The RNA shown here (small-subunit ribosomal RNA) has 1448 nucleotides. The RNAcentral record of the sequence draws on ENA and SILVA. It matches the Rfam family "Bacterial small subunit ribosomal RNA". Model confidence (mean pLDDT): 84 of 100.
RNA sequence: UUUACACAUGCAAGUCGAACGGUGAGAGGAAGGUCUUCGGAUCUUUGCUGACGAGUGGCGAACGGGUGAGUAAUACAUCGGAACGUGCCUAGUAGUGGGGGAUAAUUACUUGAAAGAGUAGCUAAUACCGCAUGAGAUCUUCGGAUGAAAGCAGGGGUUCUUUGGUCCUUGUGUUACUAGAGCGGCUGAUGUCAGAUUAGGUAGUUGGUGUGGUAAGGGCUUGCCUAGCCUGCGAUCUGUAGUUGGUCUGAGAGGACGAGCAGCCACCCUGGGAUUGAGACACGGCCCAGACUCCUAUGGGAGGCAGCAGUGGGGAAUUUUGGACAAUGGGCGAAAGCCUGAUCUAGCCAUGCCGCGUGCAGUAUGAAGUCCCUCGGGUUGUAAACUGCUUUUGUACGGAACGAAAAGCCUGGGGCUAAUAUCCCAGGGUCAUGACGGUACCGUAAGAAUAAGCACCGGCUAACUACGUGCCAGCAGCCGCGGUAAUACGUAGGGUGCAAGCGUUAAUCGGAAUUACUGGGCGUAAAGCGUGCGCUGGCGUUCUUGUAAGUCAGUGGUGAAAUCCCCGGGCUCAACCUGGGAACUGCCAUUGUGACUGCUAGGCUAGAGUGCGUCAGAGGUGGAUGGAAUUCCGCGUGUAGCAGUGAAAUGCGUAGAUAUGCGGAGGAACUCCGAUGGCGAAGGCAAUCUCCUGGGCCUGCACUGACGCUCAUGCACGAAAGCGUGGGGAGCAAACAGGAUUAGAUACCCUGGUAGUCCACGCCCUAAACGAUGUCAACUGGUUGUUGGGUCCUUAACGGACUCAGUAACGAAGCUAACGCGUGAAGUUGACCGCCUGGGGAGUACGGCCGCAGGGUUGAAACUCAAAGGAAUUGACGGGGACCCGCACAAGCGGUGGAUGAUGUGGUUUAAUUCGAUGCUACGCGAAAGACCUUACCCACCUUUGACAUGUUAGGAACUUACGAGAGAUGGUUUGGUGUCGAAAGAAACCUGCACACAGGUGCUGCAUGGCUGUCUUCAGCUCGUGUCGUGAUAUGUUGGGUUAAGUCCCGCAACGAGCGCAACCCUUGCCAUUAGUUGCUAGCAUUUCGGGUUGAGCACUCUAAUGGGACUGCCGGUGACAAACCGGAGGAAGGUGGGGAUGACGUCAAGUCCUCGUGGUCCUUAUAGGUGGGGCUACACACGUCAUACGAUGGCUGGUACAAAGGGUUGCCAACCCGCGAGGGGGAGCUAAUCCCAUAAAGCCACUGUUAUUCCGGAUCGGACUCUGCAACUCGACUCCGUGAAGUCGGAAUCGCUAGUAAUCGUGGAUCAAAAUGUCACGGUGAAUACUUUCCCGGGUCUUGUACACACCGCCCGUCACACCAUGGAAGCGGGUCUCGCCAAAAGUAGGUACCCUAACCGUAAGGAGGGCGCUUAACCCGGCGGGGUUCGUGACUGGGGUGAAG
Repeated sequence: UUUACACAUGCAAGUCGAACGGUGAGAGGAAGGUCUUCGGAUCUUUGCUGACGAGUGGCGAACGGGUGAGUAAUACAUCGGAACGUGCCUAGUAGUGGGGGAUAAUUACUUGAAAGAGUAGCUAAUACCGCAUGAGAUCUUCGGAUGAAAGCAGGGGUUCUUUGGUCCUUGUGUUACUAGAGCGGCUGAUGUCAGAUUAGGUAGUUGGUGUGGUAAGGGCUUGCCUAGCCUGCGAUCUGUAGUUGGUCUGAGAGGACGAGCAGCCACCCUGGGAUUGAGACACGGCCCAGACUCCUAUGGGAGGCAGCAGUGGGGAAUUUUGGACAAUGGGCGAAAGCCUGAUCUAGCCAUGCCGCGUGCAGUAUGAAGUCCCUCGGGUUGUAAACUGCUUUUGUACGGAACGAAAAGCCUGGGGCUAAUAUCCCAGGGUCAUGACGGUACCGUAAGAAUAAGCACCGGCUAACUACGUGCCAGCAGCCGCGGUAAUACGUAGGGUGCAAGCGUUAAUCGGAAUUACUGGGCGUAAAGCGUGCGCUGGCGUUCUUGUAAGUCAGUGGUGAAAUCCCCGGGCUCAACCUGGGAACUGCCAUUGUGACUGCUAGGCUAGAGUGCGUCAGAGGUGGAUGGAAUUCCGCGUGUAGCAGUGAAAUGCGUAGAUAUGCGGAGGAACUCCGAUGGCGAAGGCAAUCUCCUGGGCCUGCACUGACGCUCAUGCACGAAAGCGUGGGGAGCAAACAGGAUUAGAUACCCUGGUAGUCCACGCCCUAAACGAUGUCAACUGGUUGUUGGGUCCUUAACGGACUCAGUAACGAAGCUAACGCGUGAAGUUGACCGCCUGGGGAGUACGGCCGCAGGGUUGAAACUCAAAGGAAUUGACGGGGACCCGCACAAGCGGUGGAUGAUGUGGUUUAAUUCGAUGCUACGCGAAAGACCUUACCCACCUUUGACAUGUUAGGAACUUACGAGAGAUGGUUUGGUGUCGAAAGAAACCUGCACACAGGUGCUGCAUGGCUGUCUUCAGCUCGUGUCGUGAUAUGUUGGGUUAAGUCCCGCAACGAGCGCAACCCUUGCCAUUAGUUGCUAGCAUUUCGGGUUGAGCACUCUAAUGGGACUGCCGGUGACAAACCGGAGGAAGGUGGGGAUGACGUCAAGUCCUCGUGGUCCUUAUAGGUGGGGCUACACACGUCAUACGAUGGCUGGUACAAAGGGUUGCCAACCCGCGAGGGGGAGCUAAUCCCAUAAAGCCACUGUUAUUCCGGAUCGGACUCUGCAACUCGACUCCGUGAAGUCGGAAUCGCUAGUAAUCGUGGAUCAAAAUGUCACGGUGAAUACUUUCCCGGGUCUUGUACACACCGCCCGUCACACCAUGGAAGCGGGUCUCGCCAAAAGUAGGUACCCUAACCGUAAGGAGGGCGCUUAACCCGGCGGGGUUCGUGACUGGGGUGAAG
C1' cells in the first nucleotide's frame, strides 16, 4: 500500500511610506485652553515625527508544499540539433526633455437580507496618454518609414528663488539596444510492459503551394492541388502502468520493485475556457457548465485540505488541531525588519537499524518444593537461601554546553567626488540574538536496589520424559500424527533457539539448470508439423582490389547530486553524519588499424547445376487386351439331400437343389514369380501391351561460375472412412432381419442383406499419417548378407579384390535414466525451421478462419490433486508356456450323504443353559471321563486382613469329648489335655483376637507379550562371506545339461567357499552270533499223576535282554558323456531310503491360547474376592459335522472245538468252591507280579436250524422287576432279566479314506475313574483288489514370459444412475461501463464581421473623425438530448458437460 472519498476549525504569501493621495486605531512631539499639592493631570488643534488600517501603484504570488488520477508517448532516460523567448542577475552602449486628461481612496445620495452594486462631486503618483529626440532596433519599393522613458532618497554649498525648489553630486530606479549566465519552449536518434482469441489502420490523413497564427519550426490553421503515409523488425485496438537515479535479491547474468531522498512529468472537486504576466491556461486567481455542501428575507449568494495539524468514512493498518523563525533557504524592502505548517525542532508508535541494561564473585549434608523413577536414586542445580562486592541504567541534588556569525554601533585605511558630506570595500574594537532546553554532557549520594519474554523440542531442524485424551478433542510448511502404553494433540517438568523482543500472516528474489543468453530438452518420460515446393528472413566455398557499416584500440565530451565500494574524519562505540578517491560496465564525437564479418569490383572451380553416354525400377496419367475363380442365366445328365457349426438351427431343395457337362452374361481383383527385393517427398504403388511423362544411380568428358542450405506466412499433395452429382454393382459387407450361445447377448458363431467398396467429376484434410527419430552438410574402428552400376585381376565356366549409391543383421569407441543407438547414429560438430515446460479439467469452452455437412484448425480459464509418467529390479498373480512331484486325478476296495441312536456345534429357549475353538488348519475339539465336588454360570443364605503368603502386636500348647440351633456354611455351651528345644531369658511350629501394609480375581486386552501349538510341510527349499557385473534396486553363486525321494550327486560355468534344511547318526521291527538262565523253556536222562515242566536235572531250543555282526549299488551285464546315475541279474533273512517311528529350515496366516502356566497395562476391593445349600452346563421346533448299529444267507441262532499280542493290579487284581436265569452276592487262597489274578480272545473250524421274510434280520422306544457304585442315582449313572419290537430292504446332488501285512473285518487291553465309552490311545488275529498313464480337477516345486498388482487377483479398476457441494459454458432476456458514427442544441471565452448604442486624453475652429467599449452575429467547442453500432462486465428461468465427496 485502502476511498484522486467527503471535509468542521485554525494556520500555510506577502511585502514596500526610500512610488502615491493620505491618517481609521493606538504612541510621541509641538501649539493653545482648563485644573494644580507646581511634580503633573486633562481637553482641543496639528500628518509635525516614529509608524500605519483601508486604497492607488510596484514586485512576488508560475517558487516553495502535496499527490500519482490520467498518460505506453505531447511522458521519461541517454546523446545530439536549430527556427526561439527570457523578469530579477552580470558586462557594455545610448538616453531619462517637455506636456495632458482621468481615477480609486474619500464625501453625499440611492439600492440590496447579504455578497455587493450604482449615480453625482474632489484628488495624487514610478498609474494612464500624446508630443519631441532616436545611437542601436524593426520594416522597406532601399527613397525612407515606425516606435521610448519616471522618478525617489541622502548630502552639499556659489547663483537664482514665489522659500516649494532650481543647480551640483552620490546612490537607486527607469527607457532602448548589444552580449553573457541561468531558466524555459521546440525538435531528431536510440531505449522503455502484456495480449495476434486485436491484421489491417488513416481524409487534415501524406506531401506541395498560397493565406493566417505563434516567441519560434511545423497541417498548428485554412483554400487549392496530389494520393499518399504507417504496418508482421507488430501498425491499429485492448488491458495495465507516472518515469529515472536507484532499492531488494542473486556468484554473476538476471528477476521483482519504484516507500523515503534527489531529477523530470502530470494533476490540485469534475469538464471547458481564456485574462494578467518575463513566465500560467495558474492548488490557497477569474469566467462558464456539472455534481455535492453551506447561508438566505427564496429574490439571490458562498465554497473546494492530493499544503500543516485535525474530523468523519473506508480499512488488517499509519501520529499532535505542539514550539520557533535561533539555524538553512525563499518573497518584499536601501535597510532595520515583516512574512514563511518550506525548514528546524519537540510529542505519539519496539515500525526498522544500532548500542546498553536487567548484576558480579564465593557458596553443597547438592535444603525445601516440582517432575521422573528400576524406589536405589536422578533432575531443576551453584540454581536458591546465605556471605562479600560493584553501580551502567533508573532516582535525588548540583553544575552545564556546541549549534552565533553575519548585521548594527564606534574607529583607523582605500575608492567615488569639487568635497575633509553621503555612499562603497576590506580590517580592529564593542554589543545584541537559542525554539530545541536546564536537553546532551559532567559531578555527588544511597542502594541489587527499578527491569524477561516469545517460539519450538517426529524427520527436514538444535532440543525428551510423564500424565490426560482415545480417528474424539485437536495438530499440520511438506511427509504426516491421533482408533487405550502418542517424544507429533492438551498440560506439566526438563531442554533448545532467539532476545526487548519473539512468533504468525502477506509479499519479493534465491535455492529452481523448474523458460536454460551465461545454462535445458524433443526414439520410449511433455515435445519433430503427415509430406514436399518456396517468397521475406537467417546462414553461406575460394583468390584479389577498394571501402570502413560491424569488430578492435587510443583520445575528448558526457554519464547531476545522493546511493554502492575504498581510504580518512566526527558523535564515548555503533547505527548515523561527513572529506577525498574510485566506480557509474552507457551514449556521443574524433583518430587509427584492416585480421575477421559486411559492402564494392574483378577472377577461380572443390558446393550446386547443364549437356553428351549407359542402367534399374509394382514411380505417375490415359488407352487397349488377357486368363483363372466367384455369382447369375439357359440347356443336358442325375436324385435327395445341400449348406453350416463346438453342437445346431435359420436358409436352399421333389416347382428337381448340391454335384457334373456345355454355352452365355457381368463386375471386381490380378495366382505362381515374391524376396528384412524394387520405385516414390510422403500417402502409396503389383496381370500383360502401349502413347505421354516425373525422378534417381553410375562412368568419363565438356560447359555455367556460388547460381547454395533451411524456411514463419503461403502454395501443392495427402490412406481409410465420409459427403455431393451421375454411372456401375460379381464378390465382400457397417446398418438391418432371422437362427444359435447366454442369467441376459442390442456381441463373438451361422444364414441372409442395404449403404459402401468400383468409375468420372467435385469436396473433406484426418490416422499408432511410426523409424513414435525434421531437413542439409562434414568427420569418426570393423564384420556379414542383399539390390543397381563401375574399375582392376582372372577363368573353359566359376570366381577374387576395390569403389559409388541404396537396403538389412551384429557389434568397437562414444552416447543414453535405463532400454538401447552405434558411418543409414540416438556418436562428434555446424546452419535453419518446428515443438515442450507437473497430472486432471481439455484438445474442451468462447471467438476467428475453413467446410454442403459430419467436422477440421487455432486454442484458454476457473476449479482440483501431490502426484501423473519413463526404464529397469524383486516378488506375487495369469481361464501364459516348458519340466516335475503328491491317494491329486485315473484304476480299485470300503464308506459318508437316506434310517435309529451316541456325541459335538449352530440356532432357539432359559434365572443360568459358564467360557474358549469357526474354511482347509472349529464341530467324539480344550474335556485322559459335568449326579454333589469339579464349576468358572444362576438363585438363596453368609464372611470381610479374608480359603492362601509375608511382616508387626497381644493371648493361648496343638488337639480332643459331648449336647442343643440351622438346609448347610456357621454359631453357642462343654469334657479331657498342659507338649518339643533351651541352664534361663526365650525360641520354632500351631490356634485365636485387634489394626495396617496387603491378599485374592477362570475380570478385560492373544491386536501389548513370553512359553507352547496348528497350517503350508517332511515341501526342498532359505541364506551368508569374499569376489565379479550393474549409477542403483539387484544379479551372479542357487541358472544350464543330466540324475535323484531330495539345492541328492556329476559335468559345465565369474565365481570360490560356507551355514540352516535333505540324508545319516537315535528307537522299534525283520536274520544270525556271543553272553546270561529265573518267576521263562523242556531236546535228551530220571521221577510222577486221571492229567499237567509237577519234581530232580539241564540251558540245546523257544523266549527274555544286553552286546556285536549284517546291506555298501559291494559283485556281474547293459544304457549313459570314460561321470553321476538308471535297468536287469546273482548271492542273501533282507536290495537299492528293507518296513515303521521320533526328528519339522527361513518364514506365512496381527492363525490359536491372558480359562494350564508366567507376565505389561487396566479394572473390582463388605466385592468382579471367599464359604455353603439347591439348580444349571444334560433344555429342544430345527440345521450341520464325526461316529456306533443295521437293513441280512460270505448271514442270524444253538452246540462243540482251536490259536494271540500288549498291558494293568495293595484304597488294588481277586482264584478255587457255594447261591442266583442274570447283573451280582457269599467266600477267602494267591499276588507289590516272566511266579498269582484280570483272562473264556473273537472272527475261524466242525455240526444243527430257519430259506428270502420287515423275517429266528434289526434293535430303537416303552412297561414291569432287579443289581452295583456312591452321603445321595428325581432333574441326571451304568448294568441284568421278562415283555414290547419303531425306522430301516444299501441310500439324490455331492463327498471321504486307503498302494501291502495296507484297506476291510475280528476281538483284547490301558489312561481318565467311587460308578459311568459307540470316544480316544495301544495290541494282536484273518487278510485282499488296483495303479494304462499325467489329458483333466486340487495342492506344491524349478525355469521362463506378460503385468497399470505390492494389503500382492479375495489385487487393481471403468462407465452410467441416485444424493450433496463447488467452479464453469450456453440461454429468451435484463442492467452497467467504455469507444465510436450521425443528427439536434450550444454556456463562458477567443478569433472574424458589424449597419445599433456609448465614448476623457489624439486630429480638427467646428460639424465630425480616428481609436476604444457594450451589444449583435458567424466559426469551432464543453455539458446535454435522440438514434445506430462495436467492445467489455454483472445478472438470468432453464440447460450442457466437468470436479470433489460416506462403506449407495